[in-house]
Context: one part of a larger RNA
Molecule: small-subunit ribosomal RNA, central domain
Organism: Torrentispora fibrosa
């Protein structure tokens, strides 16, 4: 790890984005013939040996021996179908071919066949040296290395057995078997495969090859009588320039992924704009005693006209019915009108890059409400807090008041039942009818005067939120179809987190905050 769980029992980070890791489509020699060796199996013979039989036939096949087969099987080796398997110089000379030749047998015949000899014949690997050069590894045979004692096991009457390595035989001045064998995983050595994974080659050719031609430079054995010097010729490196050779050289375009384009869609996001009613308050008006609130009062307001009526203003939030098992958007969230900014999704598409992917430790953006800090506004509501109730009490519910806040700017918290209590990405598995966006179709309706457009119907398709009904299938069960299914028939990539309840998300260190507190996080001791 093989081989465990994560909706609801413990346990998917809120959400996205991203680095190291991990993982990562598909394709480059296959397939045919031919000849060849070994194992080993059929079939069908001879010769011997056993049974039977007068004999022939036959049977046993017998771990005896020896042949033949255009029947198999299986592991190999070579060559050739376009098919470098390292080269080159020297050695070496097997195999195998050739020539000459004795015997033997056979032949019409140096015809063919068997033993053999022998050749300054040709021939490459059976490997020695030397050079030139070489994509690179995982991986998997095999093999040498790898203390023993332990593990398996062999052998052996410690009386048995657990151990031990002893032992065991005579004709005994001896004689003799043993002290095996396996495993030994990683890394290293050598070794045979070459499928799978990876890596490297020729795109500004600075590529590859020469029977090739000329040029720069190096190095310097030999021979030129000797010694010394210089040049040349000659070997070998190296670099350059000209020609030639070539099928010269770019792999598909992945129901993987990016990018351009088209015509859309959306309460997606910013920022002015702009409209409504409704609260409350103020001013003006009418009319009058009550008005308010409650289960029922009471706080509370009231002839200085409350509460109501009407006409106005003002402020400061909100955006009702349309609003739904419907849009969007990464979540958190989003809904007056109108403009402007820039964004994104699905859809089309005989455009295009050409692996550019997924998932992600560290790392980062945002991130309800609450709260913090500084303004700036303050209608409504409305923690504290202050009366009326209710009650045994009542620090609550239920009433009236009411600060903080609620709302907006800049900045801070990073948390929530941040929930679908289900990461993400790819495949697959089943029936349906509705719906949202997009596209294509129809002798389809309608607008009308035909078109062209729209808005309707109907089918197809794609890519969403959702649902119904079945369970082949899963699950403890409730259920689960874009799954919670294709898991003991266990392995599709990759992250993250649980391991009985409490202590405890607590002390403690660390670290971020201005706080409040986050992230990170145990024991002890109980049970």
């Nucleotide at each position: 790890u093989u081989g465990c769980g994560g909706u609801u029992a413990a346990a998917a980070a809120g959400c996205u984005c991203g680095u190291a890791g991990u993982u990562g489509a598909a394709c480059c020699u296959u397939g045919g013939g031919c000849c060849u060796g070994g194992c080993u199996g059929g079939c069908u013979g001879g010769u011997c040996c056993g049974c039977c039989u007068c004999a022939c036939c036959g049977c046993g096949u017998g771990c005896a021996c020896u042949g033949g087969u255009u029947c198999g099987g299986u592991c190999g080796g070579g060559c050739c179908u376009u098919u470098c398997c390292c080269u080159c110089u020297g050695g070496g000379g097997a195999a195998c071919c050739g020539c000459a030749u004795g015997c033997c047998c056979u032949u019409c015949a140096c015809u063919g066949g068997g033993c053999g000899u022998g050749c300054u014949g040709g021939g490459g690997a059976a490997c020695c040296a030397g050079g030139a050069c070489u994509u690179u590894u995982a991986c998997u045979u095999u093999g040498a290395a790898a203390a023993a004692a332990u593990u398996a096991g062999a052998g052996u009457g410690u009386u048995c057995a657990a151990a031990g390595c002893a032992g065991g035989c005579c004709u005994a001045u001896g004689c003799u078997c043993g002290g095996a064998u396996a495993c030994a995983u990683u890394a290293g050595c050598a070794u045979g495969g070459a499928a799978u994974a990876a890596u490297a080659g020729a795109a500004u050719a600075g590529g590859a090859c020469g029977u090739g031609c000329g040029g720069u430079u190096c190095u310097a054995u030999u021979u030129u009588g000797u010694u010394g010097g210089u040049u040349u010729c000659u070997a070998g490196g190296a670099c350059c320039g000209c020609c030639g050779u070539a099928a010269u050289g770019a792999u598909u375009a992945a129901u993987a992924g990016g990018g351009a384009c088209a015509g859309u869609c959306g309460g997606g996001g910013g920022c002015a704009u702009c409209c409504g009613u409704a609260u409350u308050c103020a001013a003006u008006u009418g009319u009058c005693a009550g008005a308010g609130g409650u289960g029922a009062a009471a706080u509370u307001c009231u002839u200085g006209g409350a509460u109501u009526u009407a006409u106005u203003g003002a402020a400061g939030a909100c955006g009702a019915a349309c609003u739904a098992c419907u849009g969007c958007g990464a979540a958190a969230g989003c809904a007056u009108u109108u403009g402007c900014c820039a964004a994104g999704g699905a859809u089309g598409u005989u455009u295009u890059c050409a692996u550019u992917a997924a998932u992600c430790a560290g790392g980062a953006a945002c991130g309800a409400a609450a709260g913090u800090u500084a303004g700036g506004g303050g209608a409504u509501c409305g923690a504290a807090g202050a009366c009326g109730a209710u009650c045994a009490g009542a620090u609550a519910c239920c009433g009236u008041c009411g600060u903080a806040g609620u709302c907006u700017u800049a900045a801070c918290c990073a948390u929530a039942a941040a929930c679908u209590a289900u990461g993400c990405g790819a495949a697959c598995u089943a029936g349906g009818g509705a719906u949202c966006g997009g596209a294509c179709g129809a002798u389809g309706u309608u607008a009308u005067u035909u078109u062209u457009u729209g808005a309707c119907u109907c089918g197809u398709u794609c890519g969403g939120c959702a649902c119904c009904u079945u369970a082949c299938a899963c699950g403890a069960a409730a259920g689960u179809a874009c799954a919670a299914g294709u898991u003991u028939c266990u392995g599709c990539g990759u992250u993250c987190c649980g391991g009985g309840g409490g202590g405890a998300g607590u002390a403690u260190g660390g670290u971020c905050g201005c706080a409040a507190g986050g992230c990170u996080g145990a024991a002890a001791c109980u049970u």